[in-house]
RNA sequence: GCCCUUGUAGUGUAAUUGGAAGCAUACUCGAUUCGUAUUCGAGAGGUCCUGGGUUCGAUUCUCAGCGAGGGCA
Numbered sequence: 001g002c003c004c005u006u007g008u009a010g011u012g013u014a015a016u017u018g019g020a021a022g023c024a025u026a027c028u029c030g031a032u033u034c035g036u037a038u039u040c041g042a043g044a045g046g047u048c049c050u051g052g053g054u055u056c057g058a059u060u061c062u063c064a065g066c067g068a069g070g071g072c073a
Stems, first nucleotide, its partner, number of pairs: 001072007010025004019056001027043005049065005
């Protein structure tokens, strides 16, 4: 330098043919216990990497940029 894959909550990950975001864990509160742990219940937490384009409508399609991983030279 070129090519491929990838970017979603603190962390790890879903969302299948575009209709607007769930799960686990962690965190907070409550119940249980003499107390802690475990268990159970509830809650908060996301400008879906950034900016354009297509569309009535984009996490999803498309283009560019940025970051990460890999391959070739």
A computed fold for a 73-nucleotide RNA from Stegodyphus mimosarum, annotated as transfer RNA. It matches the Rfam family "tRNA". Gene Ontology term of the family: triplet codon-amino acid adaptor activity. It is annotated as a transfer RNA. RNAcentral holds the sequence, with entries from Ensembl Metazoa and Rfam. The prediction has a mean pLDDT of 81. NCBI's taxonomy places the organism under Eukaryota, Opisthokonta, Panarthropoda, Arthropoda, Stegodyphus.